This is a predicted structure of a 350-nucleotide part of an RNA (small-subunit ribosomal RNA, central domain) from an uncultured prokaryote. The full RNA is in RNAcentral, with records from ENA.

Context: one part of a larger RNA
RNA sequence: CUGGGCGUAAAGGGCGCGUAGGCGGACCCUCAAGUCGGAAGUGAAAUCUGGCAGCUUAACUGCCAGCCUGCUUACGAUACUGUCGGUCUUGAGUACAGGAGAGGAAAGCGGAAUUCCAGGUGUAGCGGUGAAAUGCGUAGAUAUCUGGAAGAACACCAGUAGCGAAGGCGGCUUUCUGGACUGAUACUGACGCUAAAGCGCGAAGGCUAGGGUAGCAAACAGGAUUAGAUACCCUGGUAGUCCUAGCCCUAAACGAUGAAUGCUUGGUGUAGCGGGUAUCGAUCCCUGCCGUGCCGGAGCUAACGCAUUAAGCAUUCCGCCUGGGGAGUACGGUCGCAAGGCUGAAACUC
Repeated sequence: CUGGGCGUAAAGGGCGCGUAGGCGGACCCUCAAGUCGGAAGUGAAAUCUGGCAGCUUAACUGCCAGCCUGCUUACGAUACUGUCGGUCUUGAGUACAGGAGAGGAAAGCGGAAUUCCAGGUGUAGCGGUGAAAUGCGUAGAUAUCUGGAAGAACACCAGUAGCGAAGGCGGCUUUCUGGACUGAUACUGACGCUAAAGCGCGAAGGCUAGGGUAGCAAACAGGAUUAGAUACCCUGGUAGUCCUAGCCCUAAACGAUGAAUGCUUGGUGUAGCGGGUAUCGAUCCCUGCCGUGCCGGAGCUAACGCAUUAAGCAUUCCGCCUGGGGAGUACGGUCGCAAGGCUGAAACUC
């Protein structure tokens, strides 16, 4: 390189936007670059293949032909790809009217709980465990009532319910704001798909500066357990968890399944919007689009299983894999304040 692959065996980039590139709907016309045709020139000789000849034969040597699959030139063909031009509406998009939604950002507000503070009642325990102890409590705890303060999280509703590209998103209200969906017309007229590089987003945790700190809680301390116990259990408890600004950029970032388009028997739920029939109506039934589950057929699969949300049948583009260990290590580069990230070997060994 070819070939084969990527749900679980090695392998889908964490996710998006998007440049180059690659690929690209229907019809007509032009050109003739790709493509195709015969022709000419060239493609040294030797080698090679076929035939024939010569050394007694063979090896070998010679002669003839082929081969040299290529390149160049002019001529011709025009289906396909491409080029120029024109047209179209199915792909894509815009306008209009709607309803749905924990989509995002900011501000404000709310109640329950917890802890703390003050006061009242009240007295000897509370707490905790397998059992205990450390701990708290006669300086009045726990319990209970009243008032106050603070921070964080939002019970029920809540649903294989919804929204988002992914990470993720859940009290209520307002403001700003993104996307998807449905409906009926009109408009633009291929404006598309994918996506190296690049840019942006990216749970938790960590870092810098400044705030904040109720609860929880790495580290740490103590009490237990134990042969030991740097643990599991208990009592405490600091970073952190929260906010603002800025970094870090990793996850079993998972559907372990890249994106887009088309095609391919069915059954049954459910969210949103629409249509129809029946009904006074709630509603029920039938149905279109879009999303989301379950079950199963063909087909696929090593099997498990997947199965119109494909892992089926095809096309386009990107990413990635190539025995285990060494190793996601070393070295170099690059990014980062650091922690470290990205890129990423080899010797050796089985």